[in-house]
RNA sequence: CAAGCAGGCCGGUCUAUCGCGCCGCAAGGUGAGGAAAGUCCGGGCAGCACAGAGCACCGCAGCGGUUAACGGCCGUCAGGCAGAAAUGUUUGGUCACUGCUACAGAGACGAGUCGCCUUCGGGCGGGUGAAACGAGCACACUGCGGGCUGCAAUUCCAUGUAAACCGAUGUUUGAGCGUUGCUCGCGCGAGUCGGAGGGUAGGAAGCGAGAGAAGCACGUGGCAACACGUGACUCGAGAUUAAUGAUAGACACCCGCAAGGGUACAGAACCCGGCUUACAGGCCUGCUUUCCUU
RNA sequence: GCUUCCUUAGCUCAGUCGGUUAGAGCAUCUGACUGUUAAUCAGGGGGUCCUAGGUUCAAGUCCUAGAGGGAGCG
Numbered sequence: 001c002a003a004g005c006a007g008g009c010c011g012g013u014c015u016a017u018c019g020c021g022c023c024g025c026a027a028g029g030u031g032a033g034g035a036a037a038g039u040c041c042g043g044g045c046a047g048c049a050c051a052g053a054g055c056a057c058c059g060c061a062g063c064g065g066u067u068a069a070c071g072g073c074c075g076u077c078a079g080g081c082a083g084a085a086a087u088g089u090u091u092g093g094u095c096a097c098u099g100c101u102a103c104a105g106a107g108a109c110g111a112g113u114c115g116c117c118u119u120c121g122g123g124c125g126g127g128u129g130a131a132a133c134g135a136g137c138a139c140a141c142u143g144c145g146g147g148c149u150g151c152a153a154u155u156c157c158a159u160g161u162a163a164a165c166c167g168a169u170g171u172u173u174g175a176g177c178g179u180u181g182c183u184c185g186c187g188c189g190a191g192u193c194g195g196a197g198g199g200u201a202g203g204a205a206g207c208g209a210g211a212g213a214a215g216c217a218c219g220u221g222g223c224a225a226c227a228c229g230u231g232a233c234u235c236g237a238g239a240u241u242a243a244u245g246a247u248a249g250a251c252a253c254c255c256g257c258a259a260g261g262g263u264a265c266a267g268a269a270c271c272c273g274g275c276u277u278a279c280a281g282g283c284c285u286g287c288u289u290u291c292c293u294u
Numbered sequence: 295g296c297u298u299c300c301u302u303a304g305c306u307c308a309g310u311c312g313g314u315u316a317g318a319g320c321a322u323c324u325g326a327c328u329g330u331u332a333a334u335c336a337g338g339g340g341g342u343c344c345u346a347g348g349u350u351c352a353a354g355u356c357c358u359a360g361a362g363g364g365a366g367c368g
Base pairs, nucleotide, nucleotide: 002289003288004287005286006285007284008283009282010281012251013250014249015248016247017246018245020031021030022029023028033265037276038275040274041273042272043271044270045150046149047148048147052184053183054182055181057146058145059144060143061142062076063075064074065073066072077092078091079090080089081088082087093141094140098138099137100136101135113126114125115124116123117122154205155204156203157202165195166194167193168192169191176188177187178186179185212235214234215233216231217230218229219228220227221226252263253262254261255260295367296366297365298364299363300362301361304320305319306318307317313351322338323337324336325335326334344360345359346358347357348356
């Protein structure tokens, strides 16, 4: 150099004009992402419960660490698979109890077929099969964790209406409701359920400078994930049918002989930490090298 | 926005605690019956179990990721 492996980063830039959302008296300021996505995990936050107990249910699973938490991340051990290697990928509590192991096979855990040997206790081998007293698996067991519901949670203001009608059931002989799926227990308790109808269809808070488990730089500890400390260092959408755009020019990159064309995936909806999936093109760092060539 | 369910033959659906031939009805094809058709009777064909990986001796079924479609909640 080439080929490959692993990790990290960027995600067109600038100018002019016009337009849109929010803030502001005005001048003016500010306005999508690395995934805003899938909603697969975890947490904040909110409401309900907080009187508990038992059973059930769900999740996780080598070992150690990290964190607000996690099924994430970091380190490490063993087995399988791919590769020449760097490396990638996948599996990983236990089998004492309870149960399952199709077909084939004498027999699938309780018994016993064929052949040989025998000291008559039994032993060895064949055949079936994934597996033949040696096992595998979960519905079984062990350890740890989990209260339920999700911002359409929840709170407030305003507007309107039918406290009517029909049926069932109930008022201390307690219906029904709430509490976690069930049981007990606890609390409320005069209504509740169904039918057929009437009305409203708005606003505010939650919601972002009262943002933050935030980022960056330096130092210390640690292999690392990460933690701690210092810094008047940085960042700053908040809409509700939903703004974040269009046109022109220059530059950059790609395709094309040229004229010319193109610039990925995608797009906030309470917020955050992860995972996964989509993605044109480009940059940086480390590691490996069987064969061939120099 | 949040929650949740489904995908199996042309259509509508079964499929148990994973067991190996994946079934049923309608439709379709062939034959019988009939003068002919329908109905009826008998027989047959038809499946990438939405897709891709994984676990397992064995996957429609279990796990992970993706695709498509539906329902509920103010």
This is a predicted complex of two RNAs, RNase P RNA and transfer RNA, with 368 nucleotides together.